[in-house]
């Protein structure tokens, strides 16, 4: 810098923890985690077409042999600022909606 409401799991060791931190709410002995094997997924690299450029290199489209990644739940969900809206009114919390920020991921 791009991307993160798509998508995609069996089986073997293996034995109690995971979802980063918090807080929620959830998986988990009908077996977490971790390691292996086979399987899938997508489509960032890398390959190939075409445009387009003096070139660096942009765009589009394939295509899945090969490097990554990835196969509960939006990154599960909120965190931090504004803003809408409910609740007869007014000040507000709680809640509901959206919009940007941190954080993290992975390339």
């Nucleotide at each position: 810098c791009a991307u993160c409401c798509a998508g995609a799991g069996g089986g073997g060791u293996g034995g109690a923890g995971g979802g980063a931190u918090u807080g929620g709410c959830c998986c988990a002995a009908u077996g977490a985690a971790a390691c292996c094997c086979c399987g899938c997924c997508a489509a960032c690299c890398a390959u190939c077409u075409c445009g387009c450029g003096c070139a660096a290199g942009c765009g589009a489209g394939a295509a899945a042999c090969g490097g990554u990644g990835g196969c509960a739940a939006u990154u599960c969900c909120a965190u931090c600022a504004g803003g809408c809206u409910c609740c007869a009114a007014a000040c507000g919390a709680a809640g509901g909606c959206c919009u940007g920020g941190g954080a993290g991921a992975u390339g």